Molecule: small-subunit ribosomal RNA
Organism: metagenome
RNA sequence: AGGGUUUGAUCCUGGCCCGGGACUAGCGCUGGCGGUGUGUCUUAGACAUGCAAGUCGAGCGGGAUUCAUUCUGGUAGCAAUACCGGGAUGCGUCUAGCGGCGUACGGGUGAGUAAUACAGGGGUAACCUACCCUGAGGAUGGGCACAACCCGUCGAAAGACGGGCUAAUUCCCAAUGUGUUGCGGUUGAGGCAUCUCGGCCGUAAUAAAGGUGCUGCAAGGCAUCGCCUCGGGAGGGACUCUUGCCCUAUCAGCUUGAUGGCGGGGUAGCGGCCCACCAUGGCGGCGACGGGUAGUCGGCGUGAGAGCGUGACCGGCCACAGGGGAACUGAGACACGGUCCCCACUCCUACGGGAGGCAGCAGUCUAGAAAUUUGGGCAAUGGGCGAAAGCCUGACCCAGCGACACCGCGUGGAGGAUGAAGUCUUUCGGGAUGUAAACUCCUGUCAGGGGGGACGAUGGCGUUUCGUAGGAAAUGACGAAACGUUGACGGUACUCCCAAAGGAAGCCCCGGCUAACUACGUGCCAGCAGCCGCGGUAAUACGUAGGGGGCAAGCGCUGUCCGGAUUCACUGGGCGUAAAGGGUGUGUAGGCGGAUUGGUGGGUCGAUGGUGAAAGCUCACGGCUCAACCGGGAAAUGGCUGUCGAAACUACCAGUCUUGAGGGCAGGAGAGGAAACUGGAACUUCCGGUGUAGCGGUAGAAUGCGUAGAUAUCGGAAGGAACGCCAAUAGCGAAGGCAGGUUUCUGGAAUGCACCUGACGCUGAGACACGAAAGCUAGGGGAGCGAACAGGAUUAGAUACCCUGGUAGUCCUAGCUGUAAACGAUGUACAUUAGGCGUGGGGGCUUGUUCCCUGUGCCGCAGCUAACGCGAUAAAUGUACCGCCUGGGGACUACCGCCGCAAGGUUGAAACUCAAAGGAAUUGACGGGGACCCGCACAAGCGGUGGAGGAUGUGGUUUAAUUCGAUGCUACGCGAAGAACCUUACCUGGGUUUGACAUGCAAGUGGUAGGGACCCGAAAGGGGAACGACUGGGGUUUAUCCCCGGAGCUUGCACAGGUGCUGCAUGGCUGUCGUCAGCUCGUGCCGUGAGGUGUAUGGUUAAGUCCCGCAACGAGCGCAACCCCUGCCCUUAGUUGCUAACCGGUUCGCCGGUGCACUCUAGGGGGACUGCCUCCGUCAAGGAGGAGGAAGGUGGGGACGACGUCAAGUCAUCAUGGUCUUUAUGCCCAGGGCUACACACGUCCUACAGUGGCCGUUACAGUGGGUUGCGACAUCGCGAGGUGGAGCUAAUCCUCAAAGGCGGCCAUGGUUCGGAUAGCAGGCUGCAACUCGCCUGCUUGAAGACGGAAUCGCUAGUAAUCGCUGAUCAGCACGCAGCGGUGGAUACGUUCCCGGGUCUUGUACACACCGCCCGUCACGCCAUGGGAGUUGGCAACGCCCGAAGUCCCUCCUUUGUGGGGGCCCAAGGCGGGGCUAAUGACUGGGGCGAAGUCGUAACAAGGUA
Repeated sequence: AGGGUUUGAUCCUGGCCCGGGACUAGCGCUGGCGGUGUGUCUUAGACAUGCAAGUCGAGCGGGAUUCAUUCUGGUAGCAAUACCGGGAUGCGUCUAGCGGCGUACGGGUGAGUAAUACAGGGGUAACCUACCCUGAGGAUGGGCACAACCCGUCGAAAGACGGGCUAAUUCCCAAUGUGUUGCGGUUGAGGCAUCUCGGCCGUAAUAAAGGUGCUGCAAGGCAUCGCCUCGGGAGGGACUCUUGCCCUAUCAGCUUGAUGGCGGGGUAGCGGCCCACCAUGGCGGCGACGGGUAGUCGGCGUGAGAGCGUGACCGGCCACAGGGGAACUGAGACACGGUCCCCACUCCUACGGGAGGCAGCAGUCUAGAAAUUUGGGCAAUGGGCGAAAGCCUGACCCAGCGACACCGCGUGGAGGAUGAAGUCUUUCGGGAUGUAAACUCCUGUCAGGGGGGACGAUGGCGUUUCGUAGGAAAUGACGAAACGUUGACGGUACUCCCAAAGGAAGCCCCGGCUAACUACGUGCCAGCAGCCGCGGUAAUACGUAGGGGGCAAGCGCUGUCCGGAUUCACUGGGCGUAAAGGGUGUGUAGGCGGAUUGGUGGGUCGAUGGUGAAAGCUCACGGCUCAACCGGGAAAUGGCUGUCGAAACUACCAGUCUUGAGGGCAGGAGAGGAAACUGGAACUUCCGGUGUAGCGGUAGAAUGCGUAGAUAUCGGAAGGAACGCCAAUAGCGAAGGCAGGUUUCUGGAAUGCACCUGACGCUGAGACACGAAAGCUAGGGGAGCGAACAGGAUUAGAUACCCUGGUAGUCCUAGCUGUAAACGAUGUACAUUAGGCGUGGGGGCUUGUUCCCUGUGCCGCAGCUAACGCGAUAAAUGUACCGCCUGGGGACUACCGCCGCAAGGUUGAAACUCAAAGGAAUUGACGGGGACCCGCACAAGCGGUGGAGGAUGUGGUUUAAUUCGAUGCUACGCGAAGAACCUUACCUGGGUUUGACAUGCAAGUGGUAGGGACCCGAAAGGGGAACGACUGGGGUUUAUCCCCGGAGCUUGCACAGGUGCUGCAUGGCUGUCGUCAGCUCGUGCCGUGAGGUGUAUGGUUAAGUCCCGCAACGAGCGCAACCCCUGCCCUUAGUUGCUAACCGGUUCGCCGGUGCACUCUAGGGGGACUGCCUCCGUCAAGGAGGAGGAAGGUGGGGACGACGUCAAGUCAUCAUGGUCUUUAUGCCCAGGGCUACACACGUCCUACAGUGGCCGUUACAGUGGGUUGCGACAUCGCGAGGUGGAGCUAAUCCUCAAAGGCGGCCAUGGUUCGGAUAGCAGGCUGCAACUCGCCUGCUUGAAGACGGAAUCGCUAGUAAUCGCUGAUCAGCACGCAGCGGUGGAUACGUUCCCGGGUCUUGUACACACCGCCCGUCACGCCAUGGGAGUUGGCAACGCCCGAAGUCCCUCCUUUGUGGGGGCCCAAGGCGGGGCUAAUGACUGGGGCGAAGUCGUAACAAGGUA
């Protein structure tokens, strides 16, 4: 510090999400030690049990009791004595009661509270204060009670009552009065003020309590603790002022003790705090009142800061104590562990009545995701009481529990392999885990065992002694020393010793963001996910494993807050098109405001003082071994406030000025507004005339009108609305808006003069006014037009577009409505900032292509902008003020309020949902957009297909199988250049298992390998006799004897095999757009960028072909050319070809020589280049015509196919990743199938006939093929063919060309057309023609008479037509590949159909129009509005009732804890409303949901913009 995510890509806007930090946390997995902190955020729910506030006997009376002393009684005893008592006194101890002090602190909680709170700073001249400190003075004399106690009564209890006695530091009276207070008088000082503080005099009121110790015979004295009065202080409190302090205006008005006054009451004190009377005020847009939420601050978290969030622990303040109300006591309370009353709840009860309050510490139940021990101690710190010892203290100090947080430590250290095992992976070589382990040598933290052992106590207490001042002395006070004693934690911290690497590592993650990758499993399943998104058979995203990354006694997840988010923008944003300028003006409050002088000193600035508690933060220092933690200190605390000062700016006060603003005068412009009057054209209707069959309307029609006379035309009349030309890119107005003419009334602006006023200004929340069209109310009016409606068309439908009619309305008057894409999608005002070109109005002069002012337009510099664009009429640069925005949808919605007659308007949410929605521009693609151009694309022609029969392929169906693939163009006589077996992949059946085939290893094997008579069998296969080997080396009793091998074979192990799957894992090859003219690159330039330019425009071409030109200059892949065939010529060569001339022979066909001239063959070369001429064209490229030429503008044909597109085709040509199979999905064999057949389609063949058929006769080719072959010729057969067989390994031999020509027959008929189908008889190939071949002969003689919609090919040696050859092949050709023969017609032209190219335009498309996308309906889920109502909650209001209690009044045989009454008042009751929540039959829309229905609204001119 940023990153991910909208797009094909880009820039911008904008939201969502992530990385960081922090928790009083919770959950999951895991868990060694210690220190320091911290621990019910929910139920202010309910609580068992124990403890949490007592203390003082030195205030008092009494009681109990130990001991001592003394007196005395009884019993036993002779007595001593023993035992049991009683009284008094004393040292003590304990104590219920009276009395004092405390219980108002400490501790808990956060319900309530938006101000009686809190925080900062002030005030009290309006106040109080127990205990404590300090100053002054005092404490005299009397008296009456009540507890305890005793007696009695009631009650279950709690407790209560009556009678009697008594003490005090209890209570009362009197005295004194330093004083204090009230009143009166006098006087001084101060203050903003009601006043305050004093001095003096007079008068009235008003105090007290004793205890203990020492000393003394006593009186008394002394000491000490108390007591009374009045000052002062400290600390504490009360009241008050100012400033600050959350959300909501869908809460806009609130208020009757309300605001003030006078007089009282009350209080410590001011005050409507309370009361009587009087007045009518007070608060509020600077947000009253209401609603919601909330204790508040120091601080804490985060952040660069400004801020934002928060208020655990610790500290200050406040509030509360089961829910409410109330007072009493007291210095202090309206009182957590007090009282009274009401309510709810719990408990006890003898049913009469009572008891209780953990939001103290522990603990329990409940609630909840969730939070501890019914611990120890008063040793320390602090508190209460006490003279003190001391007692009390769940405050506190400690311990326990919880990884809840922070901090620290450990789980070992060093060495140790070209690297063990295991595991994972692999291209099988290896690689990884990995110095990791083992192993060797060390160390000893923590935990464990054993020993020593604190600080916290420099204090307190006791005893003894001493000192100091005072005192007659002593106690006492103060100080010192010695001794004794006091620790919960705790035998803890710490330390020493012992032993031993021994007891101590997990969690999350590994697609991008974001550090970290492989394998297997899974197969849109299971699952993951913070966002984008992964998963549909090769998943680095799921699960597991190996490996890796991060953090670490923790790690992740969840929740919340801040950050990132300049995404509420003060710092620090915006509003033409992204969300956002109010429809327009006038103007109130408010905000802001010209020049100049003087004053003041509010803001501002300077200096200085106070405060801003402590803790915390920061800095350095110090203490725990470090750190966390803690201690002392400094700084900081942005603020508030006092005093002194400054006067520039701002503000205020006073004055002046004219430039802002306004006024005056002058002459002009204008559809500015209102009203009245008025005009012509057109239209419709009516009347009359002429006139006749149609008119009207449309793409075309029809409805409609018309023979009852329309339309048309002429004349006349009526009516309403709108104003042609002028007219404009013009003018006016604030906007809406304004148009025939005239008149009247009236608003504003501009220009000129520089005469007046003197800042009078700008903006403008509310408010008020205006405000198109439609709509509404009332009354008129109604020609034309025309929602609704009706009819006619169109259509699948057509509630539309088109047509014929037509009502509201449109018009007028009066009123309402108040909205628009009310738009320049641009608020108003002022100032500043290059130019150029138009135009309206006014003006000046030097009368001009001139200048000034003010409007209105276009272009454009700088600048701005995301870009588009804006650009003195700003969207530039500034100032002032207003309005508005904060992701999309939900939603221009709902509810509430306001307005409206209604329609509706205005204001204006939420739940829920999405990861986008959006702006501008770019490249494509597309358009029932445009321009240009091309193509057998159309047109012009010729011949076909679609109908028939057949062939063939496909679909479908069938089947045991009908193997598989190809499927719009670009599958369908395609793979297949040839399925009877084979092929063959399919089916049925039979068999086989290292295999039909390859390689390696191991073992075995001479009667081995080979060989196979014969047997079973359909074959494959199984069994199997005779016969029977080859070879290298060695040994040797040299025999074919032994040993070791090779080959072969057998067995086994590795493996082979698969036309099994995936063409969407692939290579290669191929099709298609398309032989279309395109597709790119380097450098430069332009653009923020995607990208553009180059490659466009103008010409030209078949062509991105070439030329000109140009911010481009060059280049590449394509085009063309180079290659092959063909057309002309030359040359070379001359057999198998040729034969003109010559020679010889001849059966007169020709043959043999000679020859290579010609044809031809096949090598080489030439030839054509717009080269030449004329014209056109830009002096170009090029085009038109012509000459010459075999050929002319690419001569004709072929091969050749750019970047790419279609996940196009092919795993079955081949190759290949993965996967599946392995006695089978491999291999072999027999038979069957691929040849099926209600049907549909494609491609062909043959026809339908006379341009023909048949018969006879007669010509003329070329490409090719041939030895397992072609086969002449001869012969047999009607023929297919048979037999014999010359020649030919081929320019040598073989291979009938047909259409055509000539002659004849057939004359329109299902025929002498047509040949399907079928029968019989044959031929050929082949092991074999049944399923299932081809051919021949005879016979049979079907459909079919030129083919609906539709559709195909072809532009010249082409179409059409005719035959010939070849590949495959034993045989099988209507297919395919070739070959030649005969040989046309037409093209005006580019409007239209199809395809393509270039430019341009629009776009909401980018899987790219086979796109995108809208609404209803149907189904599921979710939240929400309305709803007859229903049920709760909250706060008020009216009335009734009214406890306790303060206050007031009153009564008395009982003066009391008495009786009665009144005001106020908690709770309760009744009632009608308000707000809010939940729920509700039914109902409304909304959102979401891979493949539902209907249509096609929008995006292109989206087919009606």